RNA sequence: CCUGAAAAGGGCAAAUCGCCUGAAAGGGCGAGACGCAAAGCCACCGGCCUAAGGCUUAAGGCUAUGGCGGCGGGGCUGCCAGGG
Numbered sequence: 001c002c003u004g005a006a007a008a009g010g011g012c013a014a015a016u017c018g019c020c021u022g023a024a025a026g027g028g029c030g031a032g033a034c035g036c037a038a039a040g041c042c043a044c045c046g047g048c049c050u051a052a053g054g055c056u057u058a059a060g061g062c063u064a065u066g067g068c069g070g071c072g073g074g075g076c077u078g079c080c081a082g083g084g
Stems, first nucleotide, its partner, number of pairs: 001083004011036002016031006034070001040076003044073003047068003053063004
């Protein structure tokens, strides 16, 4: 530097449920494991979700300053094993 088929020691934890929080999307904690070799960290680019506030409105619609890293890139860091 490349790779993750097998192995060791471990790690994380989807859905769902309970409590808390938030306008919502979502988030936190606990239970729980579908999965994950970065499912560790960072909203930088794209994408997606929400729309309190703002704009507009007949209904409604638009909008991120709010979010999602378990959606694709990018950046930083890292265990074990194999190969160079």

Model confidence (mean pLDDT): 86 of 100. Predicted 3D model of an 84-nucleotide RNA (c-di-GMP-I-GGC riboswitch aptamer) from a bacterium. Its Rfam family is "c-di-GMP-I-GGC riboswitch aptamer". Its family is annotated with cyclic-di-GMP binding in the Gene Ontology. It was read from a public genome assembly, where an Rfam model found it.